Model confidence (mean pLDDT): 81 of 100. Predicted 3D model of a 71-nucleotide RNA (transfer RNA) from Catellatospora citrea. Taxonomically the source falls in Catellatospora (Bacteria, Actinomycetota, Actinomycetes, Micromonosporales). It matches the Rfam family "tRNA". Rfam describes the family as follows. Transfer RNA (tRNA) molecules are approximately 80 nucleotides in length. The sequence is in RNAcentral, with records from ENA.

RNA sequence: GGUCGAUUCGGCUAUGGGUAGGCCUCCGCGCUCUCGACGCGGGAAAGCGGGUUCGAGUCCCGCAUCGACUA
Numbered sequence: 001g002g003u004c005g006a007u008u009c010g011g012c013u014a015u016g017g018g019u020a021g022g023c024c025u026c027c028g029c030g031c032u033c034u035c036g037a038c039g040c041g042g043g044a045a046a047g048c049g050g051g052u053u054c055g056a057g058u059c060c061c062g063c064a065u066c067g068a069c070u071a
Base pairs, nucleotide, nucleotide: 001070002069003068004067005066006065007064010024011023012022013021018054026042027041028040029039030038047063048062049061050060051059
């Protein structure tokens, strides 16, 4: 250089074009003499820019980053 793949809460990870969900973490409350455990509730995410579409995390293009293969 070429080809292919990946990018979603702080972390790990679901999501076949129609309200972005789960687990862990974090915060609050309950329970407890206290802590822990347990229970309940809450906060928090689609790499960037375009396109298609009534509607895009999802489909298409470019860029960025990471990875694999190849020269």